A computed fold for a 461-nucleotide part of an RNA from an uncultured marine bacterium, annotated as small-subunit ribosomal RNA, 3' major domain.
The prediction has a mean pLDDT of 83.
Its Rfam family is "Bacterial small subunit ribosomal RNA". Rfam links the family to the GO terms structural constituent of ribosome and ribosome.

Context: one part of a larger RNA
RNA sequence: UGACGGGGGCCCGCACAAGCAGCGGAGCGUGUGGUUUAAUUCGAGGCUACGCGAAGAACCUUACCUGGGUUUGACAUGUUUGGUGGUACCGAACCGAAAGGGGAGGGACCCUCCGGGGAGCCUUACACAGGUGUUGCAUGGCCGUCGUCAGCUCGUGCCGUGAGGUGUUGGGUUAAGUCCCGCAACGAGCGCAACCCCUAUCGUCUGUUACUCUCUCUGACGAGACAGUCCUUAAACGGAAGGAAGGUGGGGACGACGUCAGGUCAUCAUGACCCUUACGCCUAGGGCUACACACACGCUACAAUGGCCGGUACAGACGGCUGCGAAACCGUAAGGUAGAGCCAAUCCGACAAAGCCGGUCCCAGUUGGGAUUGAAGGCUGAAACUCGCCUUCAUGAACGUGGAGUUGCUAGUAACCGCAGGUCAGCACACUGCGGUGAAUACGUUCCCGGGGAUUGUACA
Numbered sequence: 001u002g003a004c005g006g007g008g009g010c011c012c013g014c015a016c017a018a019g020c021a022g023c024g025g026a027g028c029g030u031g032u033g034g035u036u037u038a039a040u041u042c043g044a045g046g047c048u049a050c051g052c053g054a055a056g057a058a059c060c061u062u063a064c065c066u067g068g069g070u071u072u073g074a075c076a077u078g079u080u081u082g083g084u085g086g087u088a089c090c091g092a093a094c095c096g097a098a099a100g101g102g103g104a105g106g107g108a109c110c111c112u113c114c115g116g117g118g119a120g121c122c123u124u125a126c127a128c129a130g131g132u133g134u135u136g137c138a139u140g141g142c143c144g145u146c147g148u149c150a151g152c153u154c155g156u157g158c159c160g161u162g163a164g165g166u167g168u169u170g171g172g173u174u175a176a177g178u179c180c181c182g183c184a185a186c187g188a189g190c191g192c193a194a195c196c197c198c199u200a201u202c203g204u205c206u207g208u209u210a211c212u213c214u215c216u217c218u219g220a221c222g223a224g225a226c227a228g229u230c231c232u233u234a235a236a237c238g239g240a241a242g243g244a245a246g247g248u249g250g251g252g253a254c255g256a257c258g259u260c261a262g263g264u265c266a267u268c269a270u271g272a273c274c275c276u277u278a279c280g281c282c283u284a285g286g287g288c289u290a291c292a293c294a295c296a297c298g299c300u301a302c303a304a305u306g307g308c309c310g311g312u313a314c315a316g317a318c319g320g321c322u323g324c325g326a327a328a329c330c331g332u333a334a335g336g337u338a339g340a341g342c343c344a345a346u347c348c349g350a351c352a353a354a355g356c357c358g359g360u361c362c363c364a365g366u367u368g369g370g371a372u373u374g375a376a377g378g379c380u381g382a383a384a385c386u387c388g389c390c391u392u393c394a395u396g397a398a399c400g401u402g403g404a405g406u407u408g409c410u411a412g413u414a415a416c417c418g419c420a421g422g423u424c425a426g427c428a429c430a431c432u433g434c435g436g437u438g439a440a441u442a443c444g445u446u447c448c449c450g451g452g453g454a455u456u457g458u459a460c461a
Base pairs, nucleotide, nucleotide: 001461002460003458004457005456007455010452011451012450013449015445016444019409020408021407022406023405026300027299028298029297030296031295032294033293034291035290042053043052064286065285066284067283068282069281070280073128077127078126079125082122083121084120089106090105094101095100109118110117111116130275131274133273134272135271139269140268141264142263143262144260146258151190152189153188154187155186156185157166158165159164170181171180172179196252197251198250199249201223202222203221204220205219207217226246229240230239231238302402306361307360308359309358310357311356312355318349319348320347323342324341328337329336330335368399373394374393375392376391377390378389379388415437416436417435418434419433420432421431
């Protein structure tokens, strides 16, 4: 000087408390461990792994396994041997699971002194290619975490033999090393804040396809909020007015010096090492989907502020040309036929759902709950056996609010409700967004967890 303390003191944070909804019990989905397997590819491992890489494993993907094949190679550059105009390229029959073999037939380009040469292709040899093989304890880059915590430093000066201190401590204040006052310090940098984006109010202009001449809306520019005004003050805190908005208005982007030899050699790049008729490459099939079990995260429930049936109302954001696909008709339905319109404020996806009105059920393992299984169909796709999604009929399991324990959330939040998008041929209970309805509680900081400043003890560095 730090680190640590079941030392004391100060201060913060959904950290506790006060509340609301859950998880932990059930069934199912997904991930992981374990086990199994020819293989169940690899990575991630307390917080900071476990709906994580994966924004979508039937083939492909694919890295794994079994079998079949291949060796200058699927891909790049260069050298070399021989061959080649019906050459390069396209390619029917046939063999094969495919890769591959095969080759009927079709059939080019550039230069030219028309002899040929070049390119390309086949072939020989070589230098090399190739490796999702190892090392994230050799690395770059990127990312997680402490933490959007308020800190981390420097120059000069001063103090100390020195490590170092001071500044940055102190008294107040703040969300903040924010600001004020004081002070052997005076200044400065990276952080904080502001500058950027969205949103709440208003104005001007704009105006198609929206609205219908006002408003809403689209988009562009601007106004507005600054503790500016009043009381008080050193700074502030508190109160008041005006205002759509008030003391950071709400949200986002933005992450200091550093820490964890944190994560990633499997995005990519890269040192070293290793493989080279294989640890490379091609291919068919299988596997990543296994299942006595354990954990993590979700979905659906256990019902009557509920289920079912009928009627009826109101969004936002987004996507659409190999695309979105309307009306009409067919089908109980999934879906099919059809093909209008739309490169989209025009057309389509697209009926939002919870809500409201009426009816029914009468507390029951039920008209709750839907797992599981049987049958029949639909869709995508060469192909749904392993292993997709959906529909209808039948079947109707566990489950009657879940032990110890544990998670999220302070307001348009939680909770509940649906909608869209990316990925994508198909496949969403996940993820990322969007709106609708819309709470309860916070006395307080003793305690648990994490963090910040000063202080104290130490046999630790």